[in-house]
């Protein structure tokens, strides 16, 4: 230095143009002499940055950053 793949909640990932989610974590309540386990409830997110289509962008282009891979 080509190229590729990925980045989204505390963690691990889904979603892939109109509602931003699941698991498990963590919190509150009940349960218990107390923890655990269980049963009810509660989503905490500038979607890596900017920029650009488009009525609408997590999603499509564009250009940077980080991170694995392959090639040289």
């Nucleotide at each position: 230095g080509g190229g590729g793949c990925g980045g989204u909640a505390g963690c691990u990932c889904a979603g892939c143009g109109g509602g931003a989610g699941a698991g498990c974590a963590a919190c509150u309540g009940g349960c218990u002499g107390a923890a655990g386990a269980c049963c009810a409830g509660u989503g905490u997110g500038u979607g890596g940055a900017g920029g650009g289509u488009c009525c609408g962008a997590c999603u499509c282009c564009c250009u940077c950053c980080c991170g694995c891979c392959c090639c040289a």
About this RNA
This is a predicted structure of a 72-nucleotide RNA (transfer RNA) from a Nanobdellota archaeon. Rfam family: tRNA. By type it is a transfer RNA. Rfam describes the family as follows. Transfer RNA (tRNA) molecules are approximately 80 nucleotides in length. Its mean pLDDT, the model's own confidence on a scale to 100, is 82. Taxonomically the source falls in Nanobdellota (Archaea, Nanobdellati).